Transfer RNA from a pig gut metagenome, 65 nucleotides, folded computationally. Its Rfam family is "tRNA". Gene Ontology term of the family: triplet codon-amino acid adaptor activity. Rfam describes the family as follows. Transfer RNA (tRNA) molecules are approximately 80 nucleotides in length. The family's RNA type in Rfam is transfer RNA.

RNA sequence: CGGUGGUGUAGUGGUUAACAUGCCAGUCUGUCACACUGGAGAUCGCGGGUUCAAGUCCCGUCCGG
Numbered sequence: 001c002g003g004u005g006g007u008g009u010a011g012u013g014g015u016u017a018a019c020a021u022g023c024c025a026g027u028c029u030g031u032c033a034c035a036c037u038g039g040a041g042a043u044c045g046c047g048g049g050u051u052c053a054a055g056u057c058c059c060g061u062c063c064g065g
Base pairs, nucleotide, nucleotide: 001064002063003062006021007020008019009018014052023039024038025037026036027035045061046060047059048058049057
C1' cells in the first nucleotide's frame, strides 16, 4: 500500500454494490466462432466499535506486496 462475483478492477458515509472478461440459456449459422438478447454469480478477508445509516471512518487480527 492492498484484500469487493470465477478472474481483473471501480465504488463523496446515503436508500438495487457497478464495469470488463468468463460462465449458462436463447436468437443467428450447415457447424463452431463472432454478434445480439436475457440470466445466474460478491451481504465487500475475519472480529469488534462509531453513526439514523459503514465496502467507505476507528481499533484489533489474518493474508499478500
The prediction has a mean pLDDT of 83.
RNAcentral holds the sequence, with entries from MGnify.